The RNA shown here (transfer RNA) has 77 nucleotides and comes from a Nitrososphaeraceae archaeon.
Rfam family: tRNA. It is annotated as a transfer RNA. Rfam links the family to the GO term triplet codon-amino acid adaptor activity.
The coordinates come from a structure-prediction model, not an experiment, and the mean pLDDT is 83.
[in-house]
RNA sequence: GCCUUAGUAGCUCAGCCUGGCAGAGCGAAGGUUUCGUAAACCUUAGGCCGUGGGUUCAAAUCCCAUCUAAGGCUCCA
Numbered sequence: 001g002c003c004u005u006a007g008u009a010g011c012u013c014a015g016c017c018u019g020g021c022a023g024a025g026c027g028a029a030g031g032u033u034u035c036g037u038a039a040a041c042c043u044u045a046g047g048c049c050g051u052g053g054g055u056u057c058a059a060a061u062c063c064c065a066u067c068u069a070a071g072g073c074u075c076c077a
Base pairs, nucleotide, nucleotide: 001073002072003071004070005069006068007067010026011025012024013023020057028044029043030042031041032040050066051065052064053063054062
């Protein structure tokens, strides 16, 4: 230098192919229950979908560029 994969909630990830209300588990906060704790159950909060741009009535999703991480390849020495 080139190629591939990944980047979405605090953490681990799904959703992307085939555009149409942004989700799950864990964790957090509150509550129910209990003498109390744990467990269980209920509720709530939490998002620049890496960044910028484009296409579209509409983009996490399609296109372009770019950043970061992991892996692979090539060249030089």